[in-house]
RNA sequence: GCCUCAGUAGCUCAGUAGGUAGAGCAGUUCGCUGUUAACGAAAAGGUCCGCGGUUCGAGUCCGCGCUGGGGCG
Numbered sequence: 001g002c003c004u005c006a007g008u009a010g011c012u013c014a015g016u017a018g019g020u021a022g023a024g025c026a027g028u029u030c031g032c033u034g035u036u037a038a039c040g041a042a043a044a045g046g047u048c049c050g051c052g053g054u055u056c057g058a059g060u061c062c063g064c065g066c067u068g069g070g071g072c073g
Stems, first nucleotide, its partner, number of pairs: 001072007010025004019056001028042004049065005
């Protein structure tokens, strides 16, 4: 330098024929318990790496970057 994969909640990841985002764990509150843990319930938490473009509408498609993994030279 080129090719390829990934970048979504604090963490691990879903969401791929475009229709304004989910799960598990963690944390918070409540219940249960003599207390803790476990267990049960509830609420909260992200404008989806950045900037543009296409579209009525983009996490999803296109372009250029940034970061990380792998490959080639």
Molecule: transfer RNA
Organism: Candidatus Aenigmatarchaeota archaeon